[in-house]
Context: one part of a larger RNA
RNA sequence: UUGGGCGUAAAGGGUGCGUAGGCGGUGCGGUAAGUCUUUUGUGAAAUCUCCGGGUUUAACUCGGAGUCUGCAGGAGAAACUGCCGUGCUUGAGUAUGGGAUAGGUGAGUGGAAUUCCUGGUGUAGCGGUGAAAUGCGUAGAUAUCAGGAGGAACACCUGCGGCGAAAGCGGCUCACUGGACCAUAACUGACGCUGAGGCACGAAAGCUAGGGGAGUAAAUAGGAUUAGAUAUUUUGGUAGUCCUAGCCCUAAACGAUGAUUGCUUGGUGUAGCAGGUAUUUAAUCCUGCUGUGCCGUAGCUAAUGCGUUAAGCAAUCCGCCUGGGGAGUACGGUCGCAAGGCUGAAACUC
Numbered sequence: 001u002u003g004g005g006c007g008u009a010a011a012g013g014g015u016g017c018g019u020a021g022g023c024g025g026u027g028c029g030g031u032a033a034g035u036c037u038u039u040u041g042u043g044a045a046a047u048c049u050c051c052g053g054g055u056u057u058a059a060c061u062c063g064g065a066g067u068c069u070g071c072a073g074g075a076g077a078a079a080c081u082g083c084c085g086u087g088c089u090u091g092a093g094u095a096u097g098g099g100a101u102a103g104g105u106g107a108g109u110g111g112a113a114u115u116c117c118u119g120g121u122g123u124a125g126c127g128g129u130g131a132a133a134u135g136c137g138u139a140g141a142u143a144u145c146a147g148g149a150g151g152a153a154c155a156c157c158u159g160c161g162g163c164g165a166a167a168g169c170g171g172c173u174c175a176c177u178g179g180a181c182c183a184u185a186a187c188u189g190a191c192g193c194u195g196a197g198g199c200a201c202g203a204a205a206g207c208u209a210g211g212g213g214a215g216u217a218a219a220u221a222g223g224a225u226u227a228g229a230u231a232u233u234u235u236g237g238u239a240g241u242c243c244u245a246g247c248c249c250u251a252a253a254c255g256a257u258g259a260u261u262g263c264u265u266g267g268u269g270u271a272g273c274a275g276g277u278a279u280u281u282a283a284u285c286c287u288g289c290u291g292u293g294c295c296g297u298a299g300c301u302a303a304u305g306c307g308u309u310a311a312g313c314a315a316u317c318c319g320c321c322u323g324g325g326g327a328g329u330a331c332g333g334u335c336g337c338a339a340g341g342c343u344g345a346a347a348c349u350c
Base pairs, nucleotide, nucleotide: 004321005320006319007304008303012318014201015200016199017198021194022193023192025088026087027086028085029084030083031082033081034080035077036076037075038074039073040072041071042070048066049065050064051063052062053061054060091191092188093187094186095184096183097182098181103177104176105175106174107173108172109171110154115149116148117147118146119145120144121143125136126135162169163168206247207246208245209244210243211242215241216240220236221235222234223233224232258317259316260315261314262313263312266295267294268293269292270291271290272289273288274287275286276285299306300305323350324349325348332343333342334341335340
């Protein structure tokens, strides 16, 4: 390199948008670059293969044929690919009318609870644990009532429910804004798919600056436990957690399953929209499309399992893998304020 693979054995990029490139629906006409046929020239000799001759044989050598799978020119074919022209509507998009939604951003606002402060009632305990102690409390705690402050999170509804490309999104209201779905089949007429580089987004933790700080809580200080106890448990408690602006760019970023398209028996839920039967209407029932679960046929699979949401049968494009360790390390490059990220070996060893 070929062959072979990527749910769990090594292997799907965290996710999207998109450049180059690769690939691309259907009819007709043209062209002839690819493609195919034929012909001419060339493709040195030796070598190689086959046949024949010579040296008593052979190696060797001589002759003939083949081969040299290629390149160039001419003539022809027009199915397929390409190119040019002209159409089509199924792919894709637009329009009109609908309902659904924790999709995003900003502003405002609500109640429960914790903590703290002030005041009232009230008196000796509270708290915590396996049991305790540190801790809090006669300077009046805990409990209870009233008032106030402040921050963070939104109980029930809540659902293998919904939305989003992924990360993720949940009190309520308003403003701005994105996408999907259904119905109609009016319009455009292949405008498509994928996507190396590139750009953008990207939980938590962490970093910079300025705010904020109720609860919680790395670090840390005590009390217990223990042989010890840098753990567990307990009382405190600082960064952080929250907001604004800017970085970081990693996760078991998981469905451990890349994107798109087509095809292939079924059953049963659920969410959205629409149509139909019946009825006074709703519901029920039947049907279609879209999403999301479960169970299973064929098939696939090493098995487990997957099974129209495929890991089945096919096609296009991208990413990735090639024994374990050394090692996601060293070196170099590049990005970052740093932490570190991305790229990424070898010796040696089994």